[in-house]
The RNA shown here (transfer RNA) has 74 nucleotides and comes from a Planctomycetota bacterium. Its Rfam family is "tRNA". By type it is a transfer RNA.
This record gives sequence, C1' cells and structure tokens, in this order.
RNA sequence: UGAGGAUUAGUGCAACGGUAGCACGCCUGACUCUGGAUCAGGUAAUCUUGGUUCGAAUCCAAGAUCCUCAGCCA
Repeated sequence: UGAGGAUUAGUGCAACGGUAGCACGCCUGACUCUGGAUCAGGUAAUCUUGGUUCGAAUCCAAGAUCCUCAGCCA
C1' cells in the first nucleotide's frame, strides 16, 4: 500500500429494511440460620460523520479501530 473480515449492554452472541433481544454479569426482592442454588423484577448498547428511505444495526459513501492474507522499503 492492496484485498477480505469484524465493530451492538460490563462480557459473549442474536435481530428477512419495520417495537434492538438472549445468556452470563450487576442491582433489588422472595426463599434460606447464613451463603450458594432456585424464583421474580430491574439494569445498560447499535464505532464516527453524512446519504438513500415513510422507516436503517441492516443498504450506499467517507473515515476510525482490530484481525487475516498479499505486497513494498529497511
């Protein structure tokens, strides 16, 4: 430098262009002598800036970070 892939909650993953969910975690409560386990409720997110669209996590453009491969210089 080029090609490809990835970026969503604290973590790991979902979401045919149509209410952003699940699990773990965390908080509160129930249960328990206490803790764990279990049960109930709660918690917080779409990498950035634009564009298309009635509507964008999803499509388009540019950028950012990370990974893989290839190349260049030393």

The coordinates come from a structure-prediction model, not an experiment, and the mean pLDDT is 81.
Lineage of the source: Bacteria > Pseudomonadati > Planctomycetota.
It was read from a public genome assembly.